Overview:
The part of an RNA shown here (large-subunit ribosomal RNA, domain II) has 680 nucleotides and comes from an Actinomycetota bacterium. The coordinates come from a structure-prediction model, not an experiment, and the mean pLDDT is 88. The sequence was found in a public genome assembly. NCBI's taxonomy places the organism under Bacteria, Bacillati, Actinomycetota. It matches the Rfam family "Bacterial large subunit ribosomal RNA".

[in-house]
Context: one part of a larger RNA
RNA sequence: GCCGGCGAGUUACCGUUCGUGGCGAGGUUAACCCGAGAGGGGGAGCCGGAGCGAAAGCGAGUCUGAACAGGGCGUUCAGUCGCGGGCGGUAGACCCGAAGCCGAGUGAUCUAGCCAUGGGCAGGCUGAAGCGAGGGUAAGACCUCGUGGAGGGCCGAACCCACCGCAGUUGAAAAUGCGGGGGAUGACCUGUGGUUAGGGGUGAAAGGCCAAGCAAACUCGGUGAUAGCUGGUUCUCCCCGAAAUGCAUUUAGGUGCAGCGUCGCGUGUUCAGUAUCGGGGGUAGAGCACUGGAUGGUCUAGGGGGCCUACAAGCUUACCGAAAUCAACCAAACUCCGAAUACCGAUACUCCAGAACGCGGCAGUGAGACCAUGGGGGAUAAGCUUCAUGGUCGAGAGGGAAACAGCCCAGAACGCCAGCUAAGGCCCCAAAUUCCAUGCUCAGUGGCAAACGAUGUGGGAUUGCCCAGACAGCCAGGAGGUUGGCUUAGAAGCAGCCACCCUUGAAAGAGUGCGUAACAGCUCACUGGUCGAGUGGUCCUGCGCGGACAAUGUAACGGGGCUCAAGCAUGGAGCCGAAGCUGCGUCAUCUCGCUUGCGAGAUGGGUAGGGGAGCGUCGAUCUCAGCUGUGAAGCCGCCGCGUGAGCGGAGGUGGAGCGUGGUCGAGUGCGAAUGCCGGU
Numbered sequence: 001g002c003c004g005g006c007g008a009g010u011u012a013c014c015g016u017u018c019g020u021g022g023c024g025a026g027g028u029u030a031a032c033c034c035g036a037g038a039g040g041g042g043g044a045g046c047c048g049g050a051g052c053g054a055a056a057g058c059g060a061g062u063c064u065g066a067a068c069a070g071g072g073c074g075u076u077c078a079g080u081c082g083c084g085g086g087c088g089g090u091a092g093a094c095c096c097g098a099a100g101c102c103g104a105g106u107g108a109u110c111u112a113g114c115c116a117u118g119g120g121c122a123g124g125c126u127g128a129a130g131c132g133a134g135g136g137u138a139a140g141a142c143c144u145c146g147u148g149g150a151g152g153g154c155c156g157a158a159c160c161c162a163c164c165g166c167a168g169u170u171g172a173a174a175a176u177g178c179g180g181g182g183g184a185u186g187a188c189c190u191g192u193g194g195u196u197a198g199g200g201g202u203g204a205a206a207g208g209c210c211a212a213g214c215a216a217a218c219u220c221g222g223u224g225a226u227a228g229c230u231g232g233u234u235c236u237c238c239c240c241g242a243a244a245u246g247c248a249u250u251u252a253g254g255u256g257c258a259g260c261g262u263c264g265c266g267u268g269u270u271c272a273g274u275a276u277c278g279g280g281g282g283u284a285g286a287g288c289a290c291u292g293g294a295u296g297g298u299c300u301a302g303g304g305g306g307c308c309u310a311c312a313a314g315c316u317u318a319c320c321g322a323a324a325u326c327a328a329c330c331a332a333a334c335u336c337c338g339a340a341u342a343c344c345g346a347u348a349c350u351c352c353a354g355a356a357c358g359c360g361g362c363a364g365u366g367a368g369a370c371c372a373u374g375g376g377g378g379a380u381a382a383g384c385u386u387c388a389u390g391g392u393c394g395a396g397a398g399g400g401a402a403a404c405a406g407c408c409c410a411g412a413a414c415g416c417c418a419g420c421u422a423a424g425g426c427c428c429c430a431a432a433u434u435c436c437a438u439g440c441u442c443a444g445u446g447g448c449a450a451a452c453g454a455u456g457u458g459g460g461a462u463u464g465c466c467c468a469g470a471c472a473g474c475c476a477g478g479a480g481g482u483u484g485g486c487u488u489a490g491a492a493g494c495a496g497c498c499a500c501c502c503u504u505g506a507a508a509g510a511g512u513g514c515g516u517a518a519c520a521g522c523u524c525a526c527u528g529g530u531c532g533a534g535u536g537g538u539c540c541u542g543c544g545c546g547g548a549c550a551a552u553g554u555a556a557c558g559g560g561g562c563u564c565a566a567g568c569a570u571g572g573a574g575c576c577g578a579a580g581c582u583g584c585g586u587c588a589u590c591u592c593g594c595u596u597g598c599g600a601g602a603u604g605g606g607u608a609g610g611g612g613a614g615c616g617u618c619g620a621u622c623u624c625a626g627c628u629g630u631g632a633a634g635c636c637g638c639c640g641c642g643u644g645a646g647c648g649g650a651g652g653u654g655g656a657g658c659g660u661g662g663u664c665g666a667g668u669g670c671g672a673a674u675g676c677c678g679g680u
Base pairs, nucleotide, nucleotide: 001680002679003678004677005676006675011091012090013089014088015087016086017085018084019083020082021081022080023079026047027046028045032041033040034039051058052057061073062072063071064070094232095231097229101222102221103220104219105218106217112196113195114194115193116192117191118190119189120188121186123155124154125153126151130147131146132145133144134143135142159183160182161181163180164179165178166177167176198214200210201209202208235614236613237612238611239610240609245258246257247256248255249254259365260364261362262361263360264359265358266357267356270355272350273349274348275347276346277345278344279343285337286335287334291331292330293329295327296326297325298324302320303319304317305316306315307314368393369392370391371390372389373388374387375386376385377384398409399408400407413586414585415584416583418582419581420580424576425575426574427560428559429558433573435572436571437570438569439568440567446562452546453545456543457542458541459540460539461538462537463536464535465534473530474529475528476527477526479503480502481501484498485497486496509524513522514521587604588603589602590601591600592599593598594597615669617666618665619664620663621662622661624659626658627657634653635652636651638649639648640647641646
């Protein structure tokens, strides 16, 4: 892992509601007694029949109150005792699960410390004090040699330790092996016996150790502790079908009330949609009349500067500038204005919908997700976050989007080798056009991306020049005053500054660029000729180009492949395409009709959850003059029936019990709980 068995809403009492039964202004007994039992007795008590008030108390009323006001609660509506179902309360209360808390005990054969008594440390090295001798001194100190044998001394086995590396890591081993390493006469190591115990011990202190897990050991008990948490919770079919919101919460993954679901009873169109009519509004937009912001002009109080001046004053100003004014703007917390929608009400029509509303039983939900639109937060970021309105998923299968909960189409009762469509598609993979018409694109653009850049190319608009000859090319000219003046070493069109005139002429700048040290030289503007028809500029727009860099391998059309397309745009004709719609057959639910039995219409996706109807297991009791050694149950494969749980039949095996129908009662259904036990 698999297989088999076991494995989770129970029981008691109380309350409440529904169903059902008895009796009914009443209903009912409890303990207990009699009795073998069935049953009988037992009225104490309880519930109901009247309420209101804190109470005295009054009473269909009463309380408050001065009140013969008002208001609150009552007066109308039958209960009660069983049985059964739902739910709640109290109990372990659907099952398993803590870490823990407390009590009583058991542990120092591991390990920590201590106590008592024993044991152990190859060999080598160093050479303290003291002592002796000699030297030395007044005596000493001191020096030398010898002797001596100190030391938590030195090197290094046993022994103890565990610093490094490698291996091992379902190990040879629940801490080891190998090679190195540290201590090795000491605060050393060690045998045996003993002692300290759980909020306690012991600790050269690491929260270490106290029997392979210690920030409070282990065993048993309180104990089924508690667990707003996680997991699990067993047969079938039918009908309906949510929520992830609001308010509150020592509350935020819990709960209460409301909202939304379901079931029952009641009201009976009250709901919803549309039209018309009547309403309030201050959003979008817009505006500047208010509140603020903000640009320029005019005007100007005031300020600064200048002139003038003994003071006062005056004059002036390309400075700043309130207010006023003109023009043009901005605003969630501005509004002189002001929609569309939405919302409320009335009337009418449509509609009969699992519409609406009231009361009651039972819930679940109270983590939502994405998409579109309107906003806030953020960075006019996020598969971001938070509201609002709608949709889908959630709880929704099918078709499309290559694949893809939340996008597009569309809501699956069952069957069919029938038809029509939706989105999306129709060259091949791959169902259906290599369909028609007119254009565009050459970039494989299509088949990712911006600012910005560009004689790409199509369409449109406008404008300059042009047969009195434009544009481009070619031939020729492009001169003189003059080397303008200044500056400068030089400055001659062409370093720089200033000026930018005049003449000749068809035209020619006091010079467009290259160039020189400066000149020179080449060229341009400008003009003539040649040529002979268009040639420049600007704007709008369609489709393209560049901008364009990522990690295994093309890899940014699903692939192949595609160029008057198999790309893009516009228009058109067809076809394919789903569980949509239709056809045929069948089932169920609800409503309606004649209400025998039929028929018609609508409905039948579904998680949490509500409601309904059934199947099967075990047992009790009645039943079938039930079955059974002429073969029960069980087991095996086969056949048949039913919408399903399931049921039946014949055969084999098996060898002694079993079933039908009714009623009753449950230890009543397993795939999951890192479930439990067994097998493999």